RNAcentral holds the sequence, with entries from MGnify. The RNA shown here (SAM riboswitch aptamer (S box leader)) has 119 nucleotides and comes from a soil metagenome. The model forms 97% of the base pairs in the Rfam consensus. Model confidence (mean pLDDT): 81 of 100.

RNA sequence: CUUAUCAAGAAAGGCAGAGGGAUUUGGCCCGAUGAAGCCUUGGCAACCCUUACAAGCUACUCACUUGUAAGAAGGUGCCAACUCCAGCUGUUCCGCCGGAAGCGGAAUGGAGAGAUAAG
Numbered sequence: 001c002u003u004a005u006c007a008a009g010a011a012a013g014g015c016a017g018a019g020g021g022a023u024u025u026g027g028c029c030c031g032a033u034g035a036a037g038c039c040u041u042g043g044c045a046a047c048c049c050u051u052a053c054a055a056g057c058u059a060c061u062c063a064c065u066u067g068u069a070a071g072a073a074g075g076u077g078c079c080a081a082c083u084c085c086a087g088c089u090g091u092u093c094c095g096c097c098g099g100a101a102g103c104g105g106a107a108u109g110g111a112g113a114g115a116u117a118a119g
Stems, first nucleotide, its partner, number of pairs: 001119006011041005019030003024087004042079003047075002049071008083113001088110009
């Protein structure tokens, strides 16, 4: 950089000792009943992976691609809260007002950013 996924799931112990939830702003949380970090053990999941089946491709088979189902030995990843929520933008609705504009709120879609995997 490209592609895919991000509503589900899964924690105990030891060392350590004040922070942590990516960044920045706001909010809301977690934390001395012990944060980050490190180690051990356990687990979750199914991206890579393994097997089977189907379709495509091919003259045919193999291979390859796609889909479905099952699995979990290995490579990663993960184990508070939707990626904790919002921020930029579209639509709809509601409130403030008699209406418009404006401001605020709710729902939902998109973008951006980020995380993870594979290449």